A computed fold for a 73-nucleotide RNA from a Promethearchaeia archaeon, annotated as transfer RNA.
The prediction has a mean pLDDT of 84.
Its Rfam family is "tRNA". Rfam's curators write: Transfer RNA (tRNA) molecules are approximately 80 nucleotides in length. Its family is annotated with triplet codon-amino acid adaptor activity in the Gene Ontology.
Lineage of the source: Archaea > Promethearchaeati > Promethearchaeota > Promethearchaeia.

RNA sequence: GCCUCUGUAGCUUAGGGGUUACAGCAACAGAUUCGUAAUCUGUAGAUCGGGGGUUCAAUUCCCCCCAGAGGCU
Numbered sequence: 001g002c003c004u005c006u007g008u009a010g011c012u013u014a015g016g017g018g019u020u021a022c023a024g025c026a027a028c029a030g031a032u033u034c035g036u037a038a039u040c041u042g043u044a045g046a047u048c049g050g051g052g053g054u055u056c057a058a059u060u061c062c063c064c065c066c067a068g069a070g071g072c073u
Stems, first nucleotide, its partner, number of pairs: 001072007010025003018056001027043005049065005
């Protein structure tokens, strides 16, 4: 330098055009306990890496850039 893939909550991750973005762990509150852990219930937390375009509508499709992983030379 070229090719491919990935980027979504503090962490891991599903969703690949359709109107409220899924779940687990963690956090917080409550129940339980003499107390802690475990268990159960609930709450909050994402403007989907950044910018632009297509579309009635973009996390999803296209282009550029950024970061990371792998491959070729």